[in-house]
RNA sequence: UCUUAUCAAGAGUGGUGGAGGGGAUAGGCCCGAUGAAACCCAGCAACCUUUAAGUAAAAAAGUCAUUUUACUUAUUACGGUGCCAAAUCCUACCAGAUUUAAAACAUCUGGAAGAUAAGA
Numbered sequence: 001u002c003u004u005a006u007c008a009a010g011a012g013u014g015g016u017g018g019a020g021g022g023g024a025u026a027g028g029c030c031c032g033a034u035g036a037a038a039c040c041c042a043g044c045a046a047c048c049u050u051u052a053a054g055u056a057a058a059a060a061a062g063u064c065a066u067u068u069u070a071c072u073u074a075u076u077a078c079g080g081u082g083c084c085a086a087a088u089c090c091u092a093c094c095a096g097a098u099u100u101a102a103a104a105c106a107u108c109u110g111g112a113a114g115a116u117a118a119g120a
Base pairs, nucleotide, nucleotide: 001120002119003118004117005116006115007114012041014040015039016038020031021030022029025092026091027090028089043083044082047080048079051074052073053072054071055070056069057068058067059066088113093111094110095109096108097107098106
């Protein structure tokens, strides 16, 4: 960089620390001395992972049985990541719908963008 999936659920009354933080930019809106960031511990989740069943395809064999791959459902939590205020905190760029005489604004939807995982 590309592909695919997910992103309104969930997660401490702990220890150290001591003023910032919500990734960056801009605007907003928030969190924070009833203790921010960071580190440690605990935790959440289930992408990779474990196990079982089912479905489909393929291989070999020949009618039992076996192996592989993909998907679905349930299950697992040793390990690799990730996460642990607010939708990805909201907006920013594009398109459509509503609205309007037409626009603008506003609202909604989709995309784009971003984050995370797995693969290339």